[in-house]
RNA sequence: GUGCUGGUAGCUCAGCUGGAUAGAGCAACUGCCUUCUAAGCAGUAGGUCGUGGGUCCGAAUCCCACCCAGCAUA
Repeated sequence: GUGCUGGUAGCUCAGCUGGAUAGAGCAACUGCCUUCUAAGCAGUAGGUCGUGGGUCCGAAUCCCACCCAGCAUA
């Protein structure tokens, strides 16, 4: 250089077959419980879906370019 895979919450990931308000677990915070802590239970908050364009009534999802990580190849 070329090809492939991936980038979504603080972390690990699902969703990618275009359509309801973008989700789960862990972590954080609040409350309950407990003599206290842990565990358990209930709840709350947290996202410009890597960046910028395009298509579309509508894009995390499709198309193009670029950035980052990994793998393969010369």